RNA sequence: AGAGUUUGAUCCUGGCUCAGAGUGAACGCUGGCGGCGUGCCUAACACAUGCAAGUCGCACGAGAACGCUUCAGCUUGCUGAAGCUAGUAAAGUGGCGCACGGGUGAGUAACGCGUGGGUAACCUACCUCCGAAUUGGGGAUAACAUUGCGAAAGCGAUGCUAAUACCGAAUGAUAUCCUUGGCCCUUCGGGUCCUUGGAUCAAAGAUGGCCUCUCCAUGGAAGCUAUCGUUUGGAGAUGGGCUCGCGUACCAUUAGCUUGUUGGUAGGGUAAUGGCCUACCAAGGCUACGAUGGUUAGCUGGUCUGAGAGGAUGAUCAGCCACACUGGGACUGAGAUACGGCCCAGACUCCUACGGGAGGCAGCAGUAGGGAAUCUUGCGCAAUGGGCGAAAGCCUGACGCAGCAACGCCGCGUGAGCGAAGAAGGCCUUCGGGUUGUAAAGCUCUGUCAGGGGGAAAGAAGGCACCUGGGUUAAUAGCCCAAGGGCUGACGGUACCCCCAAAGGAAGCCACGGCUAACUACGGGCCAGCAGCCGCGGUAAUACGUAGGUGGCAAGCGUUGUCCGGAAUCAUUGGGCGUAAAGCGCGCGUAGGUGGCUUGUCAGGUCCGAUGUGAAAUUCUGGGGCUCAACUCCAGGCGUGCAUCGGAAACCGGCUUGCUAGAGUCUGGGAGAGGAGAGUGGAAUUCCUGGUGUAGCGGUGAAAUGCGUAGAUAUCAGGAGGAACACCGGUAGCGAAGGCGGCUCUCUGGAACAGUACUGACACUGAGGCGCGAAAGCUGGGGGAGCGAACAGGAUUAGAUACCCUGGUAGUCCUAGCCGUAAACGAUGGACACUAGGUGUCGGGGGUGUCGACUCCCUCGGUGCCGAAGCUAACGCAUUAAGUGUCCCGCCUGGGGAGUACGGCCGCAAGGCUAAAACUCAAAGGAAUUGACGGGGGCCCGCACAAGCAGUGGAGCAUGUGGUUUAAUUCGACGCAACGCGAAGAACCUUACCUGGGCUUGACAUGUACGUGGUAGGAAUCGGAAACGUGCCCGACCCUUCGGGGAGCGUACACAGGUGGUGCAUGGCUGUCGUCAGCUCGUGUCGUGAGAUGUUGGGUUAAGUCCCGCAACGAGCGCAACCCCUGUCCUGAUGUUGCCAGCAUUUAGUUGGGUACUCAUCGGAGACUGCCGGUGACAAACCGGAGGAAGGUGGGGAUGACGUCAAGUCAUCAUGCCCUUUAUGUCCAGGGCUACACACGUGCUACAAUGGCCGGUACAGCGGGCUGCGAUACCGCGAGGUGGAGCGAAUCCCUAAAAGCCGGUCUCAGUUCGGAUUGGAGUCUGCAACUCGACUCCAUGAAGGCGGAAUUGCUAGUAAUCGCGAAUCAGCAACGUCGCGGUGAAUACGUUCCCGGGCCUUGUACACACCGCCCGUCACACCACGAAAGCCAGGAACACCCGAAGCCGGUGGCUUAACCCGCAAGGGAGGGAGCCGUCGAAGGUGGGCUUGGUGAUUGGGGUGAAGUCGUAACAAGGAACC
Repeated sequence: AGAGUUUGAUCCUGGCUCAGAGUGAACGCUGGCGGCGUGCCUAACACAUGCAAGUCGCACGAGAACGCUUCAGCUUGCUGAAGCUAGUAAAGUGGCGCACGGGUGAGUAACGCGUGGGUAACCUACCUCCGAAUUGGGGAUAACAUUGCGAAAGCGAUGCUAAUACCGAAUGAUAUCCUUGGCCCUUCGGGUCCUUGGAUCAAAGAUGGCCUCUCCAUGGAAGCUAUCGUUUGGAGAUGGGCUCGCGUACCAUUAGCUUGUUGGUAGGGUAAUGGCCUACCAAGGCUACGAUGGUUAGCUGGUCUGAGAGGAUGAUCAGCCACACUGGGACUGAGAUACGGCCCAGACUCCUACGGGAGGCAGCAGUAGGGAAUCUUGCGCAAUGGGCGAAAGCCUGACGCAGCAACGCCGCGUGAGCGAAGAAGGCCUUCGGGUUGUAAAGCUCUGUCAGGGGGAAAGAAGGCACCUGGGUUAAUAGCCCAAGGGCUGACGGUACCCCCAAAGGAAGCCACGGCUAACUACGGGCCAGCAGCCGCGGUAAUACGUAGGUGGCAAGCGUUGUCCGGAAUCAUUGGGCGUAAAGCGCGCGUAGGUGGCUUGUCAGGUCCGAUGUGAAAUUCUGGGGCUCAACUCCAGGCGUGCAUCGGAAACCGGCUUGCUAGAGUCUGGGAGAGGAGAGUGGAAUUCCUGGUGUAGCGGUGAAAUGCGUAGAUAUCAGGAGGAACACCGGUAGCGAAGGCGGCUCUCUGGAACAGUACUGACACUGAGGCGCGAAAGCUGGGGGAGCGAACAGGAUUAGAUACCCUGGUAGUCCUAGCCGUAAACGAUGGACACUAGGUGUCGGGGGUGUCGACUCCCUCGGUGCCGAAGCUAACGCAUUAAGUGUCCCGCCUGGGGAGUACGGCCGCAAGGCUAAAACUCAAAGGAAUUGACGGGGGCCCGCACAAGCAGUGGAGCAUGUGGUUUAAUUCGACGCAACGCGAAGAACCUUACCUGGGCUUGACAUGUACGUGGUAGGAAUCGGAAACGUGCCCGACCCUUCGGGGAGCGUACACAGGUGGUGCAUGGCUGUCGUCAGCUCGUGUCGUGAGAUGUUGGGUUAAGUCCCGCAACGAGCGCAACCCCUGUCCUGAUGUUGCCAGCAUUUAGUUGGGUACUCAUCGGAGACUGCCGGUGACAAACCGGAGGAAGGUGGGGAUGACGUCAAGUCAUCAUGCCCUUUAUGUCCAGGGCUACACACGUGCUACAAUGGCCGGUACAGCGGGCUGCGAUACCGCGAGGUGGAGCGAAUCCCUAAAAGCCGGUCUCAGUUCGGAUUGGAGUCUGCAACUCGACUCCAUGAAGGCGGAAUUGCUAGUAAUCGCGAAUCAGCAACGUCGCGGUGAAUACGUUCCCGGGCCUUGUACACACCGCCCGUCACACCACGAAAGCCAGGAACACCCGAAGCCGGUGGCUUAACCCGCAAGGGAGGGAGCCGUCGAAGGUGGGCUUGGUGAUUGGGGUGAAGUCGUAACAAGGAACC
């Protein structure tokens, strides 16, 4: 620091996801040790049991028992007494503490917390310092005793008693209050201090010591003294109370709230200010800078994360707050409205004798429950700290320790070195090997941890009723100081150290497709499963499961949850808004924000310095201590903040002075569909009346509905009525926008220009607010010609609730009023400033020239186009910015759900404005690129159409295919590009199929081991359908060193074999687009990039063929040419089997001879737009011509670019993997591949006279031949037979060419056409023609009279027609295929259309690429949400009723120790119970509000491999779309 994911690819926008760090965690697998931390996040749910707050006898009264000892009695194991126990325990009065410590986070959005101030408005027990005092009396009461009630808890009565308990009195100040005068300060309220006089208020003693004075007189008392206490003041310290500034969550779908409310006066209350409370008076107070309401939440130091700014969080530790079963209340006290106190109410639990009582773990342990989940009912007060005490000491679940838990952090170990036969085993393998791997074994060592044994700390300082010394003192009390000794440790015999033995006891978890480090095998086969995102899995999965290996981390490792980061994805730092989400439809304007030049001043902001504070801990830095580290100690720094003081005055701000450049006012002449109202005009449509006139009109792609003989349409004249204003008319004008269009008048708004007179910043923007606002729509009233939703009819169509046509109502128009929305668009908010130009146009002004019209130049304002810099993802924008800046407003934050629901506001309604969530997806999107496609466009080709010729489709037959059948009808090929295709030969064989019979190292190959001599092998016999079995007889081969070896055969093991599967695992080969003219590359250039350019353009060509132009220049694969055949020629060659001109010969080139010719073979020549003319850009080229056998590629062939179709082939062959192995292999016999209601393809033969038949007669070429071709001759009607000459072939044979030509016959008919079918008889091949061959002869003589829709081939030696040959092959189903020659046409105007193709361009939502994509209803399943008669529950208020405890107030006839009067009785003062009242929690009643749950039914939404109906959108998507 980034990465993955939208696309065929690209750039951008944008979301989702990942890598990091953290955690009070949980879960899964695993687990050696130690140190330090941490440990109910949920039910503030309920709690059994134990403990957590007591202490003081130096405040006080009283005061046991058990037990022991002694004594007495005696029923010798009991009773009694005394002493000790012991002034002890327990209880009580009193004092102090219990308000600390500990827990929890329910409540609280608040002066609760944080931070900084104020208190002149306050309090503070214990503690410290300073001053003063501590006199003298009184009456009770608990305990206790007796007694009563009660189950208990407990309560009462009577009697006794003490105090540092309680109560008077005295004294009294610098205390408090009143009062006189004054200084100083002040927040102007008051305060500190000095001063005059007056009033009020206090106390308690305890313990130790001493005897100088007084009294008893040993010694004590008073007294003195010491210490502690008590009282009253002052000061401090500490802790608090109250108050103020600032900061402190979300919701505006919470906008208004408030009556003690806001203020005042008086009073009450408090420690103290204050509506804190009461009475009266006034009517205020808060709020868009967010009141009120709702939801959520303890706050902070800090913690986690982050570069930071921030974001999240508030466990442990620390500060503050709040709470203590829930609610209310006070008492005591210095302090509480009190966790382990009290009273009341409520809920719950427990006890109960049913009358009544008791309780509060959110203290420490622990239990139940909840939950994914969180510990021991431990030890100790040794340390630290706290309470009480004079002290010893006691108490202390605070705390110190231990236990449990890998919950976290840190440390250590599970060994180290050497060790290659690179062991065995595992895994992989191309079978060679590789890897695990120096890993192991083995050898040599070490000893951490754990184990055993032994030693052994620090933490302890203090205190002490002990001992010793010194000081103070009257004192050997007391107090203080110092040294030494003794006593005190939960942890714990722990840390640590030493010794012993022994490599011995100690490694797992996750991952391995990309992101992301790490790869193979097997298994399974869209199954099982994985998955954070993208995505894997359908028979070769590095993605599932397992194994081996590897990578990572390591006593842990993964997963899950959550927070921050990455995310600049809420953007202050640090984003955007033309088209991706995003500018309000437009204006006016309030608050607010922002604001020109200049003078002075203030010092709020700002800046500088200082001071205080910013707790500690934490983080950071430097040191120290545990062996290190974690941890911890010390020091420093930080603490960006707040406050106060002092200073500066540029800038911002306030006040102030002036200015004119912003803004506005004024004057002038002009422009304009700017607005409102009134009037008026012509054209056209329609209707009405009349005339002329007659059969149609109208409408469409074509029609029909419709209108018309009752007279339409057409035409003429007249009239009526409504609406809209042709031409001008223009990216012309005006307006803020919506919008505005005949002409005239009236009223009226704004802008521009020129002038320069005036004001003097008066400005810009604008949340709310107000106004305007197309069309449609709504209400009332008019109007209604044309047009025209709805509706009706006619067409179209599969349907047609549409498109088209004929009609037609609302509406469109006017008036008054609503509505308030639009793709209200420049998809671009407003204002100001700056930043090259060019060129139109509208309005104004100026200058020059001119007599003038006007031209040219300059300038201001508006409106367009092109373009620089710059910007932009690109497209594009570009002085009219989307550039560069400033100010203000609005808006956006993935797609869908949804601009929807609910709520609120507005509206008559329709609806509008505001505006979510659940759920769901990993995309949705913008711009541009390359293709493909279009019922887009342009250009151009092709037997593509057209023009022709001949066919196919109809018939019969042949052949192939489908289908059906079958035991099997083996398999493959399926639009073109499968179907006379693989198959250029299925009777057996072939053969792969079926049935049956056999074999199992096998029909065939290689290797190893062993065996083998009458062995291998051969022929005969028998069985059998054969294979095969049986077995008499015969009987070997090569080498040899004679031992044997090889070969053969048998047995066994490795293995063979497979036309079994997968052509979607493959190689090779092939088809097709297409012999179409294309397909690419290097360098350069352009573009962020995909890509473009080149290859486009102008011509031309069969051609990306060539020329020209051009940011391209070149090149490659294709095209063409080079190759073959064919066409002409050679004073070229060679002439046998070829040829024969001349010579001789012959029936015959037969022979001699010749090599001229034909021909054959070889080698050459020739054609190149080379020449001429024209056209053309002077080019390429085209057109015409000459010459030539041939002319513009002469004709034909071979040759097939990059690629496409997962095209075809595993059955030619090869091959991975899978399957099979007495069978899916192999051998054999028979059958099948030849079946047959049917359908299709390809052919043959025909339907006849351009013909059939008969007779005669002529002319080819390519080829083939020894298991062969087979002549002459003879036989047979014939197929053929007999026979065998010649020929391995320019020699012989196949071999007759046929159509043609000549002559004859038939005469238009199912025929002398046609030949199927069938019967009979044969021939040939072959082991064998039954299934199932071909051919011949005789007989038979079917369909068929030129073929529907549709469709094929062909442009010249072509089509058509005629025969011939060959391969395969024993024969042949060949009418097929491949070749050969003979005869030999017609037509092409042309490119509109059909099909296919090429180039350019355009649109695109397609890219599996139009056989694409994709929308909505319906049906089904699931999910979440809304509405809903209602039902249920919660919350906060309100009104009224009732009203506990309690404070306060009143009363107090009852009652009452202390004080007063009184001899007493009694009275008084004061108090109390009781009663009354205000307030008052819970409760009750009531009507509303609000939140949540649920709800028959209902509504839309979302999701779901292969449902239904259509075809809406994307191309002109076939009605342009919205």
Molecule: small-subunit ribosomal RNA
Organism: uncultured bacterium